Molecule: transfer RNA
Organism: uncultured Lachnospiraceae bacterium
RNA sequence: GUUUCCUUAGUUAAAUGGAUAUAACAGCCCCCUCCUAAGGGGCAGUUGAGGGUUCGAUUCCCCCAGGAAACG
Numbered sequence: 001g002u003u004u005c006c007u008u009a010g011u012u013a014a015a016u017g018g019a020u021a022u023a024a025c026a027g028c029c030c031c032c033u034c035c036u037a038a039g040g041g042g043c044a045g046u047u048g049a050g051g052g053u054u055c056g057a058u059u060c061c062c063c064c065a066g067g068a069a070a071c072g
Base pairs, nucleotide, nucleotide: 001071002070003069004068005067006066007065010025011024012023013022018055027043028042029041030040031039048064050062051061052060
């Protein structure tokens, strides 16, 4: 340099055009308990940046950034 893949909550992952973006762990509150742990209930928090297509985009297209691999 060329090609391919990945980027979603604090972390690890789902969701392949139609919703209020889902779960687990972590965090906070409450219950239980003599206390702690465990257990039960609840709350908050997320689509890497920008643009495009579409009635509608995490999903499709372009570009940028970061990461990984192959070839040279």